[in-house]
Context: one part of a larger RNA
RNA sequence: GGCAUUUGGUGGAUGCCUUGGCACCGAGAGGCGAUGAAGGACGUGGCACGCUGCGAUAAGCCGUGGGGAGUUGUGAGCAAGCUUUGAUCCGCGGAUUUCCGAAUGGGGCAACCCGGCCCAAUAGGGUCAUCGCAGGCUGAAUCGAUAGGUCUGCGAGGCGAACCCGGCGAACUGAAACAUCUCAUUAGCCGGAGGAAAGGACAUCAACAGAGACUCCCCUAGUAGUGGCGAGCGAACGGGGACCAGGCCAGUGGCCAUCGAUCUUUGAACCGGAAGCGUCUGGAAAGGCGUGCCAGAGCGGGUGACAGCCCCGUACGGGUAGGAAGGUCGGUGGUCCUCGAGUAGGGCGGGGCACGUGAAACCCUGUCUGAACGUGGGGGGACCACCCUCCAAGCCUAAGUACUCCUCGGUGACCGAUAGUGAAGCAGUACCGUGAGGGAAAGGUGAAAAGCACCCCGAUGAGGGGAGUGAAAGAGACCCUGAAACCGAAUGCCU
Numbered sequence: 001g002g003c004a005u006u007u008g009g010u011g012g013a014u015g016c017c018u019u020g021g022c023a024c025c026g027a028g029a030g031g032c033g034a035u036g037a038a039g040g041a042c043g044u045g046g047c048a049c050g051c052u053g054c055g056a057u058a059a060g061c062c063g064u065g066g067g068g069a070g071u072u073g074u075g076a077g078c079a080a081g082c083u084u085u086g087a088u089c090c091g092c093g094g095a096u097u098u099c100c101g102a103a104u105g106g107g108g109c110a111a112c113c114c115g116g117c118c119c120a121a122u123a124g125g126g127u128c129a130u131c132g133c134a135g136g137c138u139g140a141a142u143c144g145a146u147a148g149g150u151c152u153g154c155g156a157g158g159c160g161a162a163c164c165c166g167g168c169g170a171a172c173u174g175a176a177a178c179a180u181c182u183c184a185u186u187a188g189c190c191g192g193a194g195g196a197a198a199g200g201a202c203a204u205c206a207a208c209a210g211a212g213a214c215u216c217c218c219c220u221a222g223u224a225g226u227g228g229c230g231a232g233c234g235a236a237c238g239g240g241g242a243c244c245a246g247g248c249c250a251g252u253g254g255c256c257a258u259c260g261a262u263c264u265u266u267g268a269a270c271c272g273g274a275a276g277c278g279u280c281u282g283g284a285a286a287g288g289c290g291u292g293c294c295a296g297a298g299c300g301g302g303u304g305a306c307a308g309c310c311c312c313g314u315a316c317g318g319g320u321a322g323g324a325a326g327g328u329c330g331g332u333g334g335u336c337c338u339c340g341a342g343u344a345g346g347g348c349g350g351g352g353c354a355c356g357u358g359a360a361a362c363c364c365u366g367u368c369u370g371a372a373c374g375u376g377g378g379g380g381g382a383c384c385a386c387c388c389u390c391c392a393a394g395c396c397u398a399a400g401u402a403c404u405c406c407u408c409g410g411u412g413a414c415c416g417a418u419a420g421u422g423a424a425g426c427a428g429u430a431c432c433g434u435g436a437g438g439g440a441a442a443g444g445u446g447a448a449a450a451g452c453a454c455c456c457c458g459a460u461g462a463g464g465g466g467a468g469u470g471a472a473a474g475a476g477a478c479c480c481u482g483a484a485a486c487c488g489a490a491u492g493c494c495u
Stems, first nucleotide, its partner, number of pairs: 001494009015480001016444002020415002022412007029404002031159002039100003042055003046078002050074002061094006070082003105114003115128005130156009163194001164192005174181001178228001204211002215242005225233002246396003249340001253336014270318003276291005292309002294298001300312003345369008355381001376391005431438002451479001454466004
């Protein structure tokens, strides 16, 4: 030095676990905001660093309902308190709620600076943005008027995950290049609304028989078509379902809003809620054995190993306030002006329709034009006739449909710490970047801290040896298990 066996160190794989995630289902809720939101800054505790809560009344104040023995959040310590005269805690309602932020008196480098007026007169309180609408007053050039000014009242503004409607609107890509085309009426940007939105009560389809608002799903059908007839795009009629609802535009009326009464359903905190002992093993019984019981409850979780009967619960019952929905009745308020003309149609240019100008109907309209008036008008895919069908140019409308930032309950041939959210631990943190932005790592003692009193070595260390606790310390906090790489030691053999 090598090999083998044994025994350690290091390391943190594996197994087991789960506080956290993921996906979905059911129900609810679907908004908050000038009565100042979302989100923050700064404060606030006896000692107080972070988080949580709260706001100069500051881990809280008041009322009320529940509850019934402890309690002063995390947080374990000390101190000082509170509490059966009912605390802490839970529900509901109220009070307070600094400063910034739409931020709104003016300014500003957010959480700061500086004002006017009124009341108080030191402190402090209130008010003062802009825009829109309505009303009053006033009021130029310019007589009237108008513009403007001013006051009062009401409203708006900002935030929010997706879903919805509208406006603007790409490119990569595909076409094996590329221009029409496609990607796509997508991404992105902007405006607006609601719990849904949109649409909606036939100037619709159909085809000689008829149907009967709208929306959504399945088929029709990758069909008919469209298409540098390339790549591709792609219906409808009809059928089957989900859901169903029709109204209004001058009357002893309809619709909308709101208030009250009454009825039905639902029901915050929360309450009641059955039934097991003995023995053996063991550190511990829920395990084994023996022998019982309950069950409208043998879902689940916990308890020193595996518990229907130990604990929390579970089935099933109970429960007020309040809210919501629906029905009926009544009151109050608001609104509704006569059937649709610069419309239908036409020319030019575009756009939408599955349909790229095509034989191109139909719908929308930038521009120029421009009817009829039920003896009328539109449509039936150029156009004409016959026939059939409907009545535009006014308005409203639930349900079926879409979504989930959020709440509650439930489920899983979903994950189990390199997985599952980026995040199971104080994570959008540490850290990186001027910034937009990027973005981690990191779980496990034990049933219970019983977390090693005391002694010894050592530097009043680190670390270790005894002793003690414990079932176990080879569970000692770098703490369950503890693989491999890697590094030692002992023994044997070979050199």

The part of an RNA shown here (large-subunit ribosomal RNA, domain I) has 495 nucleotides and comes from an uncultured Ectothiorhodospiraceae bacterium. It was read from a public genome assembly. Rfam family: Bacterial large subunit ribosomal RNA.